Notes
Large-subunit ribosomal RNA, domain I from a Sphingobacteriales bacterium, 537 nucleotides, folded computationally. The source organism's lineage runs through Bacteria, Pseudomonadati, Bacteroidota, Sphingobacteriia and Sphingobacteriales. Rfam family: Bacterial large subunit ribosomal RNA. The prediction has a mean pLDDT of 83. The RNAcentral record of the full RNA draws on ENA.
[in-house]
Context: one part of a larger RNA
RNA sequence: GGCGUACGAGGAAUGCCUAGGCUUUCAGAGGCGAUGAAGGACGUGAUAGGCUGCGAUAAGCUUCGGGUAGGUGCCGAAUAACCGCUUGAUCCGAAGAUCUCCCAAUGGGGUAACCCAUCCGCUUGCGGAUAUCCCGACUUGUCGGGAGGCUAACCUGCUGAACUGAAACAUCUUAGUAGGCAGAGGAAGAGAAAACAAUAGUGAUUCCCCCAGUAGUGGCGAGCGAAAAGGGAUUAGCCCAAAUCCAGGUAGUUUCGGCUCCCUGGAGGUUGUAGGACUACCAUCACUGACAAUAAAACUGAAAUGGAAAUAUUUUGGAAAACUUUACCAUAGAAGGUGACAGUCCUGUACAUGUAAGGUUUUUUGUCAAGGUAGUAUCCUGAGUAACGCGGGACCGGAGAAAUCUUGCGUGAAUCUGCCAGCACCAUCUGGUAAGGCUAAAUACUCCUGAAAGACCGAUAGCGAACAAGUACCGUAAGGGAAAGGUGAAAAGAACAGUGAGAAGCUGAGUGAAAUAGAACCUGAAAUCGUACGCCU
Numbered sequence: 001g002g003c004g005u006a007c008g009a010g011g012a013a014u015g016c017c018u019a020g021g022c023u024u025u026c027a028g029a030g031g032c033g034a035u036g037a038a039g040g041a042c043g044u045g046a047u048a049g050g051c052u053g054c055g056a057u058a059a060g061c062u063u064c065g066g067g068u069a070g071g072u073g074c075c076g077a078a079u080a081a082c083c084g085c086u087u088g089a090u091c092c093g094a095a096g097a098u099c100u101c102c103c104a105a106u107g108g109g110g111u112a113a114c115c116c117a118u119c120c121g122c123u124u125g126c127g128g129a130u131a132u133c134c135c136g137a138c139u140u141g142u143c144g145g146g147a148g149g150c151u152a153a154c155c156u157g158c159u160g161a162a163c164u165g166a167a168a169c170a171u172c173u174u175a176g177u178a179g180g181c182a183g184a185g186g187a188a189g190a191g192a193a194a195a196c197a198a199u200a201g202u203g204a205u206u207c208c209c210c211c212a213g214u215a216g217u218g219g220c221g222a223g224c225g226a227a228a229a230g231g232g233a234u235u236a237g238c239c240c241a242a243a244u245c246c247a248g249g250u251a252g253u254u255u256c257g258g259c260u261c262c263c264u265g266g267a268g269g270u271u272g273u274a275g276g277a278c279u280a281c282c283a284u285c286a287c288u289g290a291c292a293a294u295a296a297a298a299c300u301g302a303a304a305u306g307g308a309a310a311u312a313u314u315u316u317g318g319a320a321a322a323c324u325u326u327a328c329c330a331u332a333g334a335a336g337g338u339g340a341c342a343g344u345c346c347u348g349u350a351c352a353u354g355u356a357a358g359g360u361u362u363u364u365u366g367u368c369a370a371g372g373u374a375g376u377a378u379c380c381u382g383a384g385u386a387a388c389g390c391g392g393g394a395c396c397g398g399a400g401a402a403a404u405c406u407u408g409c410g411u412g413a414a415u416c417u418g419c420c421a422g423c424a425c426c427a428u429c430u431g432g433u434a435a436g437g438c439u440a441a442a443u444a445c446u447c448c449u450g451a452a453a454g455a456c457c458g459a460u461a462g463c464g465a466a467c468a469a470g471u472a473c474c475g476u477a478a479g480g481g482a483a484a485g486g487u488g489a490a491a492a493g494a495a496c497a498g499u500g501a502g503a504a505g506c507u508g509a510g511u512g513a514a515a516u517a518g519a520a521c522c523u524g525a526a527a528u529c530g531u532a533c534g535c536c537u
Base pairs, nucleotide, nucleotide: 001536002535003534004533005532006531007530008529009528015522016486017485020457021456022454023453024452025451026450027449028448029446030445031150032149039102040101041100042055043054044053046079049075050074051073061096062095063094064093065092066091070083071082072081107116108115109114117130118129119128120127121126132147133146134145135144136143137142138141154185155183156182157181158180159179165172169219195202196201206233207232208231209230216224217223237438238437239436240382244267245266246265247264248263249262251260252259253258272416274381275380276379277378278375279374280373281372282371288369289368290367291366292365293364295363296362297361298360299359300358304353305352306351310326311342312325315322327344328343329333335347336346337345387411388410389409390408391407392406393405394404397423418433419432420431421430422429473480474479493521496508497507498506499505
């Protein structure tokens, strides 16, 4: 030095575990904010570093409800000082009070959590007011109301790339995507035919399946890509403008009888089988709907309450829930805990009970709304609109034979004997009635709350985070971003002694089932290192 055997050191894999995650389902909630939010700073405890809670009334104050013997949150124990013990503490729930400073931050300023003001309330002090914009009112400089900021995704609008693909690249694609901005709601948007269709019909919108990778489009390349019909989900329809009439007001005109323009308010009226005004006639307070208020009833609704049946027996064991032998309950054999695996030990579970605030529904009261027939002379039925030209955009449609929708510039109708559409255009036919508005449900999403589940993970996994985690740390900053779980059933966490420089370590002793479970603590692989012995060189 090598090999082997035994015993260790080191190391952390593996196994087992779970306090944390992930995904989904069903319900709820879908906002908070000048009555000062979200997010923070600083404080606040007998002692106080972090977390949590709270705010100078500061781990808390008041009231009400629940509950019951011990309490003064967690890491975290101990001590002190207190509170409570049926006259009800701590704790749980509901409603209030307080709520420093910064922050939309709003008296002015500012290097956030700081500085400096004016006026009023008799005032050291303390309290209140004093930002900007919009709307309304009137006494015209004052009142009253509103907004502002934050927020995970979903939604609407405005704006809007590139890498990429086309095996290069320019039309095209990526894509109206990402990003930016604005705005709203619990959903948003859309929506009651100037729609589809095709000689037959449908009857607002939205969403799903299918139609269909079809019809189309396309340097006819790469690619892009419908609709009707059919089947489902859910269903809901309405209101203005105008004609006409009435009232009020300004103005004009007048032969003083009035008439007219404009404005304001009310009635009326709302559609395509055209409808309405108008004229004539008939009927008329009944069914129903919307909104608001009050009380009553019912249901729901917080913390909670009751809740069956073995601690039977044998053996093993440190420990019985295991095993043996007998019982019992079950609308409860979900689950968790208890010294190993418990229906009957504990918490619970099935089931039943319970009410405050609040919510829902119904009833009651009040207010508001809501007819028909015939006639067809006249009037009304959304104008810088439709349409057209030029230039863009949206549609499956890249300008094409290119309809339809939209609009920056220009031109610019008709008025029901009207007008639009049916993929150039024309005719016939068919369908509709633009240029005003509102509208639940079916649909999308989940920062958040509750309940439940998983052929999801089990500490290099699962969220980045099971632990002081968006922490430590890095960066001027935007930003980046970890590692780190397990003694034991119970601390019973090793009194005492020896050694030692010793509050290290070790050796005894003791605890424990176990200490090779000793806190560097479950199991404890490999690399690596050592000691003893044997063999070989």